[in-house]
Formats: sequence, C1' cells, structure tokens
RNA sequence: GGGCUUAUAGCUUAAUGGUAAAGCGCGUCGUUGACAUCGACGAGAGUGCAGGUUCGAUCCCUGCUAAGCCCACCG
Repeated sequence: GGGCUUAUAGCUUAAUGGUAAAGCGCGUCGUUGACAUCGACGAGAGUGCAGGUUCGAUCCCUGCUAAGCCCACCG
C1' cells in the first nucleotide's frame, strides 16, 4: 500500500428497509429466620463517526475511525 471481516444496553449476542430484542448482570416486590434458588414487575442502548438513497435505514451506498485476518513491499 491492496483485499476481507467486525463495531447494537455494564458483558455476551439477536434484529426480512417499517416504533431495537434476549441471556447474564442491576433495582423493587413476593418467597425464606436469613442467604441462595425461584417467581412477578421495572430501569438501562436509537445501533463506532459523518454524509447519501428512501415516505421510512441497525439493515442499502460512500468516506472516515478503531479492532482483527490475509497479501504485497521493505535489509
């Protein structure tokens, strides 16, 4: 320098272009003598950044950033 993959909640991951979900974790309540387990309810992200297309973008397109992999170059 070229190519490819990835970026979504505190963590790990989903999400046919149509109001972003689950598990773990967290909070409250119930249960217990207490803790754990279990059950119910709840809080928490607008999706790496900037643009474009579209009535509508996590999803399609462009550029950039970061991480990873491969190739090339370099004595």
The RNA shown here (transfer RNA) has 75 nucleotides and comes from Candidatus Jorgensenbacteria bacterium RIFCSPLOWO2_12_FULL_42_11. Rfam family: tRNA. The sequence is in RNAcentral, with records from ENA.